Transfer RNA from Chlorotetraedron incus, 72 nucleotides, folded computationally. Model confidence (mean pLDDT): 81 of 100. Its Rfam family is "tRNA". Gene Ontology term of the family: triplet codon-amino acid adaptor activity. Rfam describes the family as follows. Transfer RNA (tRNA) molecules are approximately 80 nucleotides in length.
RNA sequence: GCGAAUAUAGCUCAGUGGUAGACGCGAAACCUUGCCAAGGUUUAGGUCGCAGGUUCGACUCCUGUUAUUCGC
Repeated sequence: GCGAAUAUAGCUCAGUGGUAGACGCGAAACCUUGCCAAGGUUUAGGUCGCAGGUUCGACUCCUGUUAUUCGC
């Protein structure tokens, strides 16, 4: 330099055009227990990497760009 993959909650990931999710891990509150641990219930948490475009409507399609990884 060329090509490809990935980027979504604190973490790990799903979501292929119509209200952003997890029965995963973690966090907070409460219940249970003499305490811890374990268990149970509930809750919070997101500029969907960034910027544009297409569309009535975009995490999703298109273009550019950034970061990481892989191949040449």